This is a predicted structure of a 72-nucleotide RNA (transfer RNA) from a Pseudomonadota bacterium. Its mean pLDDT, the model's own confidence on a scale to 100, is 83. Its Rfam family is "tRNA".
RNA sequence: GGGCCCGUAGUUCAACGGGAGAACGCCUGGUUUGCAACCAGGAGGUUGUGGGUUCGAUUCCCAUCGGGUCCA
Numbered sequence: 001g002g003g004c005c006c007g008u009a010g011u012u013c014a015a016c017g018g019g020a021g022a023a024c025g026c027c028u029g030g031u032u033u034g035c036a037a038c039c040a041g042g043a044g045g046u047u048g049u050g051g052g053u054u055c056g057a058u059u060c061c062c063a064u065c066g067g068g069u070c071c072a
Base pairs, nucleotide, nucleotide: 001071002070003069004068005067006066007065010024011023012022013021018055026042027041028040029039030038048064049063050062051061052060
C1' cells in the first nucleotide's frame, strides 16, 4: 500500500428498510435481624464520524477514523 471482518447502553451482544432491544451491571421499592439470592419497577443510546439514496437508514452506497486479520 491492497483485500476481508468488526465498531449499537457501563460490559458482552441481538436487531427481513418502518416501535433501538436482551443478559449482566447500576438505582429505587418489596422480602430479611442484616447481607446475598429472589420479586416488582426505573434510569441509561448523537447506532465510531461526515455525506448520499429513500416517504423512512443500525440496516443500502461513498468517504473517513479506530481495532483485528490476510497478502505484498